[in-house]
This is a predicted structure of a 73-nucleotide RNA (transfer RNA) from a Candidatus Pacearchaeota archaeon. Its Rfam family is "tRNA". The family's RNA type in Rfam is transfer RNA. The RNAcentral record of the sequence draws on ENA. NCBI's taxonomy places the organism under Archaea, Nanobdellati, Candidatus Pacearchaeota.
RNA sequence: GCCUGCGUAGCUCAGUUGGUAGAGUGCGGCCAUGGUAAGGCUGAGGUCGGGAGUUCAAAUCUCCCCACAGGCU
Numbered sequence: 001g002c003c004u005g006c007g008u009a010g011c012u013c014a015g016u017u018g019g020u021a022g023a024g025u026g027c028g029g030c031c032a033u034g035g036u037a038a039g040g041c042u043g044a045g046g047u048c049g050g051g052a053g054u055u056c057a058a059a060u061c062u063c064c065c066c067a068c069a070g071g072c073u
Stems, first nucleotide, its partner, number of pairs: 001072005007066001010025004019056001027043005049065005
């Protein structure tokens, strides 16, 4: 230098051909227990890596850049 994959909640990851951003775990509160763990209910937490473009509408499509992983020369 070239190719491929990946980037979404604190962490691990879904999001099936563009149409409300989700799960598990963790965290806060409550219930429950003599108390703790386990359990149940509930809540907060996201500029979807950054920017631009297409579109009525973009996590999703296109382009550029950045970070990470692998491969080729």